[in-house]
Context: one part of a larger RNA
RNA sequence: GCCAACGAGUUUGCUCAAUGUGGCUUACAUAAUCUCCGUUUGGAGAGCAUGUGCAGUGAAAGCGAGGGUUAAUAGCCCGUGUCAAUUAUUUUCCAGGAGCGAAUGCUUUCGCUUCGGGAUAAUAAUUGAUCUGUCGCAUUGACAAGACCCGAAGCCGGGUGAUCUAACCAUGGCCAGGAUGAACUCUAGCGAAAGCUAGAGGAAGGUCCGAACCCGUGAGCCGUGCAACACUCUGGGAUGAGUUGUGGUUAGCGGUAAAAUUCCAAUCGAACUCGGCGAUAGCUGGUUCUCCUCGAAAUAGCUUUUGGGCUAGCCUCGAGUGUUUAUGAUAGGGGGUAGAGCACUGAAUGGGGGCGGGUCGCAAGAUACCGUCUCUAACCAAACUCCGAAUACCUGUCAAUAUAACUCGGGAGUCAGACUGCGGGGGCUAAGCUUCGUAGUCAAAAGGAAAACAGUCCAGAUCGCAAUUUAAGGUCCCUAAAUAUAUACUAAGUGUAAAAGGUGGUGUUGUGACCACGACAAUUAGGAGGUUGGCUUAGAAGCAGCCAUCCUUUAAAGAAAGCGUAAUAGCUCACUAAUCAAGUUGUUUCGCGCCGAAAAUGUAUCGGGGCUAAGUAUAUUACCGAAAAUGCGGGUUAAUAGAUUUAUCUAUUAGCGGUAGAGGAGCAUUCUAUUCAGCGUCGAAGUCAAGUCGCGAGGCUUGGUGGAGCGGAUAGAAGAGAGAAUGUUGGC
Numbered sequence: 001g002c003c004a005a006c007g008a009g010u011u012u013g014c015u016c017a018a019u020g021u022g023g024c025u026u027a028c029a030u031a032a033u034c035u036c037c038g039u040u041u042g043g044a045g046a047g048c049a050u051g052u053g054c055a056g057u058g059a060a061a062g063c064g065a066g067g068g069u070u071a072a073u074a075g076c077c078c079g080u081g082u083c084a085a086u087u088a089u090u091u092u093c094c095a096g097g098a099g100c101g102a103a104u105g106c107u108u109u110c111g112c113u114u115c116g117g118g119a120u121a122a123u124a125a126u127u128g129a130u131c132u133g134u135c136g137c138a139u140u141g142a143c144a145a146g147a148c149c150c151g152a153a154g155c156c157g158g159g160u161g162a163u164c165u166a167a168c169c170a171u172g173g174c175c176a177g178g179a180u181g182a183a184c185u186c187u188a189g190c191g192a193a194a195g196c197u198a199g200a201g202g203a204a205g206g207u208c209c210g211a212a213c214c215c216g217u218g219a220g221c222c223g224u225g226c227a228a229c230a231c232u233c234u235g236g237g238a239u240g241a242g243u244u245g246u247g248g249u250u251a252g253c254g255g256u257a258a259a260a261u262u263c264c265a266a267u268c269g270a271a272c273u274c275g276g277c278g279a280u281a282g283c284u285g286g287u288u289c290u291c292c293u294c295g296a297a298a299u300a301g302c303u304u305u306u307g308g309g310c311u312a313g314c315c316u317c318g319a320g321u322g323u324u325u326a327u328g329a330u331a332g333g334g335g336g337u338a339g340a341g342c343a344c345u346g347a348a349u350g351g352g353g354g355c356g357g358g359u360c361g362c363a364a365g366a367u368a369c370c371g372u373c374u375c376u377a378a379c380c381a382a383a384c385u386c387c388g389a390a391u392a393c394c395u396g397u398c399a400a401u402a403u404a405a406c407u408c409g410g411g412a413g414u415c416a417g418a419c420u421g422c423g424g425g426g427g428c429u430a431a432g433c434u435u436c437g438u439a440g441u442c443a444a445a446a447g448g449a450a451a452a453c454a455g456u457c458c459a460g461a462u463c464g465c466a467a468u469u470u471a472a473g474g475u476c477c478c479u480a481a482a483u484a485u486a487u488a489c490u491a492a493g494u495g496u497a498a499a500a501g502g503u504g505g506u507g508u509u510g511u512g513a514c515c516a517c518g519a520c521a522a523u524u525a526g527g528a529g530g531u532u533g534g535c536u537u538a539g540a541a542g543c544a545g546c547c548a549u550c551c552u553u554u555a556a557a558g559a560a561a562g563c564g565u566a567a568u569a570g571c572u573c574a575c576u577a578a579u580c581a582a583g584u585u586g587u588u589u590c591g592c593g594c595c596g597a598a599a600a601u602g603u604a605u606c607g608g609g610g611c612u613a614a615g616u617a618u619a620u621u622a623c624c625g626a627a628a629a630u631g632c633g634g635g636u637u638a639a640u641a642g643a644u645u646u647a648u649c650u651a652u653u654a655g656c657g658g659u660a661g662a663g664g665a666g667c668a669u670u671c672u673a674u675u676c677a678g679c680g681u682c683g684a685a686g687u688c689a690a691g692u693c694g695c696g697a698g699g700c701u702u703g704g705u706g707g708a709g710c711g712g713a714u715a716g717a718a719g720a721g722a723g724a725a726u727g728u729u730g731g732c
Base pairs, nucleotide, nucleotide: 001732002731003730004729005728006727011145012144013143015142016141017140018139019138020137021136022135023134024133027052028051029050033046034045035044036043037042056063057062066078067077068076069075081130082129083128084127085126086125087124088123089122090121092119093118094117096115097114098113099112100111101110102109103108148286149285151283155276156275157274158273159272160271166250167249168248169247170246171245172244173243174242175240177209178208179207180205184201185200186199187198188197189196190195213237214236215235218233219232220231252268254264255263261270289666290665291664292663293662294661299312300311301310302309303308313414314413315411316410317409318408319407320406321405324404325402326401327399328398329397330396331395332394333393339387340385341384345381346380349377350376351375352374353373354372355371356370357369358367359366360365417442418441419440420439421438422437423436424435425434426433447458448457449456462634463633464632465631467630468629469628473624474623475622476609477608478607482621484620485619486618487617488616489615495611501595502594503593505592506591507590510587511586512585513584514583522579523578524577525576526575528552529551530550533547534546535545558573561572562571563570635656636655637654638653639652640651641650642649643648644647667721669718670717671716672715673714674713675712676711678710679709686705687704688703689702690701691700692699693698
């Protein structure tokens, strides 16, 4: 890892509630106990203690169809059943028939009596329903218990451990060899002496070197090892606080410790073992058959609360009300947002004026300055408003469509949300950021498009069909459908990533100037005189610099726009004429481009090929394209209607995506009771295969195998369904 078996919402309660169902309801139920029958637990009767109910209210005493509150009662709070049908009687009204009377020309009107009919109200009786009550059974939920199952680290109690290790006690053992040479003694010499020096002896030391022995410094090696700490080389101690054998002592709220939270049997911030014990776990994991209907939440408030809970919100089931709901129209409302504005509050810029201050001035007064007031122009604001929408919201009425809405009760789940558009706050008008509002999608939604792509676009899958039409998006090939049509643009592979800024790339719009009395460009010619203007200067002659910038001749020509010279000279320009011949030249709007443009595996920012359209813009037609719509057929749910065989059938209409979750209907397993006077060695269960029925869980039939038990129906009871839990046991 696989296979098989086992493996998780159970049981109990003098507890409570709801729903369903049954008994009784002139209330219901009996408990202990007793009697009788049967004898295996059982059955029948007695037993009315007790419990619930029949009345409420008050904190209570209590009072009571009322009670409480209060000095009192007014008020207030809680209570004192309701409805329907039938019958009978009565009241009122309506229309009708008949009769009588009055008025009247017909005819009609009015009044009275009576009859049956309809409507309305009241009383009485009966029945029924609801409200009921009570006792069982079932289901669901709550509470108490291990309470759906598995899972701690831990806490407490009783014991077992010092054969490992720590310390100690008792008694034993062990330490090759070499080195050093203390005290002390003796001898000799010296000295007045104390004593000193030398030699010989001596053998001290937590002394030295170094084996055994003890340790474990550094490195390597090993690291599924030789080994749950070893091996190799190297290293430390090696007569000592040395090392070691044997026996003993100290025990967990403890011991021991040259002290490291070190050791106490591979376990130590409190050993191990059994018990309390199924400790507790707001945490993680797991939780077993089928089909049908509906279908959330990730929010608010409170919380030693924020990954938990409670109440509300949102879901579901039942009962009730019966259009109250949503949408639209219409009528009426309040507002201070967007925008706008500057009238207030603030912010803030320019100009003019008045006054005051400062500075200057003797003064008059002047003024780059400052303050204040005022006029004027332009402008800013979430906490400004003289103004002020669209929406939204509230209320009334009406309408059609849809199928809601509200109240009461049973059951939940949810309290980590995500992204996108729009309106804001925080942040950097950063974030796949954070936090509100609002709408959508995902969550819980499959299908088509976006190459791939929860949250984007289209569209909401009941099932089948080799039918039809479309949506978004597409139609050269990959790849279904236009190498479509018309007119433009783009030349950058722009398209197929990006800014400020730049652009005599190109198209387009408007508006100026010049122009057949000849523009623009080009060519030819002229471009002069006073004059070398004056000053300055060594010089300054159009052209270093300063000042002025006139006049004349002219078709035109600057006291000169540039080059140049030491200064002149020289070459151009402006300006003019001729030749030529038709547009030339500014500025501006918009479209598409270009530059700006550097990144890490490999083209790599069209999905690829590739494309000059197969790019962009506008317009048009056709086609493709989904589980959408339509068609045909089937299933199922609800409502309505009909039929009856009364729980079924038929028809119509509307539905049938779905996580948590609510509700409904079923299948299978084991056992029990009753029944089938069931089946079975003429072959049960199990098992293999085929066929068949059922939406499905599953059922049935036949054959093989197997060799002794098993089933149908109706009820009932559960150790009642396996793929997951690092599940448990076994096998491979």
A computed fold for a 732-nucleotide part of an RNA from a Patescibacteria group bacterium, annotated as large-subunit ribosomal RNA, domain II.
It matches the Rfam family "Bacterial large subunit ribosomal RNA". Rfam links the family to the GO terms ribosome and structural constituent of ribosome.
It was read from a public genome assembly.